[in-house]
RNA sequence: GCCUUUGUAGCUCAAUGGUAGAGCAUUUACCUUGUAAGUAACAGGUUGUAGGUUAAAAUCCUACGAGGGGCA
Numbered sequence: 001g002c003c004u005u006u007g008u009a010g011c012u013c014a015a016u017g018g019u020a021g022a023g024c025a026u027u028u029a030c031c032u033u034g035u036a037a038g039u040a041a042c043a044g045g046u047u048g049u050a051g052g053u054u055a056a057a058a059u060c061c062u063a064c065g066a067g068g069g070g071c072a
Stems, first nucleotide, its partner, number of pairs: 001071006010024004027041004048064005
């Protein structure tokens, strides 16, 4: 330099162009003499960045930047 792949909640991961979710973790409450376990609830996201297409984009297109792999 070229090709390919990944990126979404604190972590691991989902999501046919049609309300961004789950598990674990955190917080609160219940339970307990207390702790763990258990139960319930809440909160937590400008979907890597910037544009474009679309009535509607995490999803499609372009550019940029980051990580992994391959070739030279």